[in-house]
RNA sequence: GAGCGACAAGGGCAUACGCGCACGAAAGGCGCGGACGCAAAGUCAUUGACCUACAGGGCACCGCCUCAUGGUUUGAAGGACUACCGAA
Numbered sequence: 001g002a003g004c005g006a007c008a009a010g011g012g013c014a015u016a017c018g019c020g021c022a023c024g025a026a027a028g029g030c031g032c033g034g035a036c037g038c039a040a041a042g043u044c045a046u047u048g049a050c051c052u053a054c055a056g057g058g059c060a061c062c063g064c065c066u067c068a069u070g071g072u073u074u075g076a077a078g079g080a081c082u083a084c085c086g087a088a
Stems, first nucleotide, its partner, number of pairs: 004086002012038002017033005023028001036075001042081003046077002048073004056066004
């Protein structure tokens, strides 16, 4: 240095769920609590999947359809980049 990952050390992240928001049309987001788990559950773009439908368009009527330019997802796939510790 590469690989690997322990009932090691010090730290990190945070599922379900709960509460709040003087964020949002909605999907959702954010904050606090919480902890199923995680050794890249760190970052990035691409692909895929999924959600919503304000505005726009259509039907024709008080509703329905369509549409992402709005979102979620790496705790989906493959890839790129970076990183703490050091038992076997």